The prediction has a mean pLDDT of 82. Predicted 3D model of a 105-nucleotide RNA (SAM riboswitch aptamer (S box leader)) from Chryseolinea serpens.
[in-house]
RNA sequence: CAUUUAUAAAGAAGAGGGGAGAGAACAGGCUCUGCGAACCUCUAGCAACUUUCUGGAAAGAAUAAGUGCUACAUCCUGCCCGAAAACAAUAUGGGUAUAUAAAAU
Numbered sequence: 001c002a003u004u005u006a007u008a009a010a011g012a013a014g015a016g017g018g019g020a021g022a023g024a025a026c027a028g029g030c031u032c033u034g035c036g037a038a039c040c041u042c043u044a045g046c047a048a049c050u051u052u053c054u055g056g057a058a059a060g061a062a063u064a065a066g067u068g069c070u071a072c073a074u075c076c077u078g079c080c081c082g083a084a085a086a087c088a089a090u091a092u093g094g095g096u097a098u099a100u101a102a103a104a105u
Base pairs, nucleotide, nucleotide: 003103004102005101006100007099008098013043014042015041016040017039021032022031023030026078027077028076029075044070045069046068049066050065051062052061053060054059074097079095080094081093
């Protein structure tokens, strides 16, 4: 990198360094950003996948440890399905894609 399963409208930021970009990639839109972006470090927090405890199970509780996360719906849209005699087309529909976890290789 690729595969399988689950989840993704909830939740949670300060300081120091840094110095112009950032919100996955591309395009359009909309935002954030010198009242300091990305990124790094420290501290704090959120959540509860792994984990721990109770339980026959369903389920409940906990947060020591391993990850993850802490603007905006995964920021929104796009491509396919939905979609029909033909053309066009809606949805807080589904898929794809992406992210994270766990598993296996």